[in-house]
Molecule: Bacterial RNase P class A
Organism: Stieleria varia
């Protein structure tokens, strides 16, 4: 000096003007209501003072605070989650280790539990893609067949893979074809045997809380791939959401159609049955209304009328923040202390010009140099609507720290 790998910070500043919005009467003015009229209190204005978008405000992907559902309860179904031990309020989030690709390395990725419970998939090529199978091939040991010699005419010797028959070691095929390398067997060959590996299964024995990791053994000889494929296993899992909701004021005509037993009690009333509904889907199972009906409750329809406002929406808050100090490899907890922030909208404000100064790139001049002067262009992604943890996405200029590798010099 180049190249890289983790992490962080940053998101221009100051000033006038002119404008927008929110608090504030325990800041000062003005109009107008109202009342218990020398006052108080509302409401609008018009001044001072004072706050006013994010690291993601975005995605709406996941958990909650919070709210509201009548009892919210079991079970299937459904969805989610997958290594281990921890964090946290809670997650699908985060830390630390494992195991497995991957890179020279710093470090990066992991939808990482089963495929010997079932079930499916894999084009093409190729004999054959899950218990199989022979294209090219090898094989004269069995038994046939053929040819040739030789002889004692029925034999013995050779050869031919030609047919029953045996192989799966070699070639081929494809990602992938029933273990690999060598030795010994065979008619050829094969885990058939062996020996030294890998893998699988199991035994001890160290380490670790664990997943796991080493190390010695033993044992059939060898039971692909693929679950981010249904699926088995193991664990969690009421709903609906700020258009939640809660308060005030307004309005509220009508039409039509639906179904169900009894019994005991003098009677409230209880037992069972049985229609209508609620408890996210089904089912028990609870519950609330109703069952002798020309009713009403209720459930469905079809229609008419009304919907303006205040809270919910903050500072005596909280899973806020910031600091020490301690535990702890970390995420994080645990004390103390700081009073240290923090908009509040309802068609949605939080802006606009100027003016200096900055960063960055590029030029010109001037200087030994450091560095100064000038001109020119740039300044990113993007906007809060209840509010909090994370996750993913984008983001110009700029700058910090750790750590790896290459080459050079000392």
């Nucleotide at each position: 000096u180049c190249a890289g790998a983790g992490g962080g910070c940053g998101g221009g500043a100051c000033g006038a003007u002119c404008g927008c919005u929110g608090g504030u009467u325990g800041c000062c003015g003005g109009u107008g209501g109202g009342c218990c009229u020398a006052g108080c209190u509302c409401a609008c204005u018009g001044g001072g003072c004072u706050g006013g978008a994010g690291g993601a405000a975005a995605g709406u992907c996941c958990g909650g605070g919070c709210u509201c559902c009548g009892u919210a309860g079991g079970a299937c179904a459904g969805g989610a989650u997958g290594g281990u031990c921890g964090a946290u309020a809670a997650c699908g989030u985060c830390g630390a280790c494992c195991g497995a690709c991957c890179g020279u390395g710093a470090g990066g990725u992991u939808a990482g539990g089963g495929c010997c419970a079932g079930u499916g998939c894999a084009a093409c090529a190729g004999a054959a893609a899950g218990c199989a199978a022979a294209c090219c091939g090898c094989c004269g040991a069995a038994c046939g067949a053929u040819c040739c010699a030789u002889c004692u005419c029925g034999a013995u010797g050779g050869a031919u893979g030609c047919g029953u028959g045996g192989u799966a070691a070699g070639g081929g095929u494809g990602a992938a074809a029933c273990g690999g390398u060598g030795c010994g067997g065979u008619a050829a060959g094969a885990g058939c045997g062996c020996a030294c590996c890998a893998g699988c299964g199991u035994u001890u024995g160290a380490g670790g809380u664990g997943a796991c990791u080493c190390a010695a053994g033993c044992g059939g000889c060898u039971g692909g791939g693929u679950a981010a494929a249904c699926c088995c296993c193991a664990u969690c899992c009421g709903g609906a959401g700020c258009u939640a909701g809660a308060c005030c004021a307004a309005a509220c005509a009508g039409g039509g159609u639906g179904c169900a037993a009894c019994g005991c009690g003098c009677a409230a009333g209880c037992g069972u049955a049985c229609g209508a509904g609620g408890c996210g889907g089904u089912c028990c199972g609870u519950u609330u209304c109703g069952u002798u009906a020309u009713c009403g409750a209720c459930a469905c329809u079809c229609g008419g009328g009304u919907a303006g406002g205040u809270c919910g929406c903050g500072a005596u808050g909280g899973a806020g923040g910031c600091g020490a100090c301690g535990a702890g490899c970390a995420a994080u907890c645990g004390u103390c202390g700081c009073g240290c922030a923090c908009a509040g909208a309802u068609a949605a404000a939080u802006g606009a010009u100027c003016g200096u100064c900055g960063g960055c790139c590029g030029g010109a001049c001037u200087u030994u140099u450091c560095a100064g002067u000038c001109c020119g262009g740039u300044c990113a992604c993007a906007g809060a609507a209840c509010c909090c943890g994370g996750c993913u996405u984008a983001c110009a200029a700029g700058c910090c720290c750790u750590c790896u590798g290459a080459u050079g010099u000392c």